Transfer RNA from a Patescibacteria group bacterium, 73 nucleotides, folded computationally. It was read from a public genome assembly. It matches the Rfam family "tRNA". The prediction has a mean pLDDT of 82.

[in-house]
C1' cells in the first nucleotide's frame, strides 16, 4: 500500500429486497415481602458512525471519510 467485513439504546445483538426502529440485560417507578433479592406491571432512554449523492421518500442503494477486525503484501 491492497482486499473484505463491522460501525444501529447504557452493554450485547437483531431488523427492513427503501415507507416516521425492536430484543434480551442494565436503568427508572409501581406492585409484592418484616426488609433484601428474586418474580411480576409500567416507564424512559436511539438526528441506526460523520459528510454528500439517487430517490416523493434512505439505517437500507451509490461515493467520500473516520474508528475497529481480519487477511495479502
Nucleotide at each position: 500500500g491492497c482486499c473484505a467485513c463491522u460501525u444501529u439504546a447504557g452493554c450485547u445483538c437483531a431488523g427492513u429486497u427503501g415507507g416516521u426502529a425492536g430484543a434480551g440485560c442494565a436503568c427508572u417507578u409501581c406492585a409484592c415481602u418484616c426488609g433484601u433479592a428474586a418474580c411480576g406491571a409500567a416507564g424512559a432512554g436511539g438526528u441506526c458512525g460523520c459528510a454528500g449523492g439517487u430517490u416523493c421518500g434512505a439505517u437500507u442503494c451509490c461515493u467520500g471519510c473516520a474508528a475497529g477486525u481480519g487477511g495479502c503484501u